Molecule: Glycine riboswitch aptamer
Organism: Phenylobacterium sp. J426
RNA sequence: CCUGCUCUUGCGGGAGAGAUCGGACCUCCCCCGACGCCGAAGGCGCAACCGCCCCGGAAACGCUCAGGCAAAAGGACCGCAGGGCACGG
Numbered sequence: 001c002c003u004g005c006u007c008u009u010g011c012g013g014g015a016g017a018g019a020u021c022g023g024a025c026c027u028c029c030c031c032c033g034a035c036g037c038c039g040a041a042g043g044c045g046c047a048a049c050c051g052c053c054c055c056g057g058a059a060a061c062g063c064u065c066a067g068g069c070a071a072a073a074g075g076a077c078c079g080c081a082g083g084g085c086a087c088g089g
Stems, first nucleotide, its partner, number of pairs: 001089002006084008018035001020034004036069003042065001043063003049057003
């Protein structure tokens, strides 16, 4: 200096499911209770798969504790632009 893995920052895109009912408040929101749902923050589980195959890493699959069910916010993941780091050349 280059490539690639991983972490991180900014911007853009980004799904699903009651704007349910009652109480309180009294515009809404927030709060409490009730039932009905969603899964793409997180978490947990199986294990497909992957690797340096001793042993490790592990899902967009499953569960729904958490979170969410108008908008807002959040949001796995994708794209672009940076920053940092180890191995290799």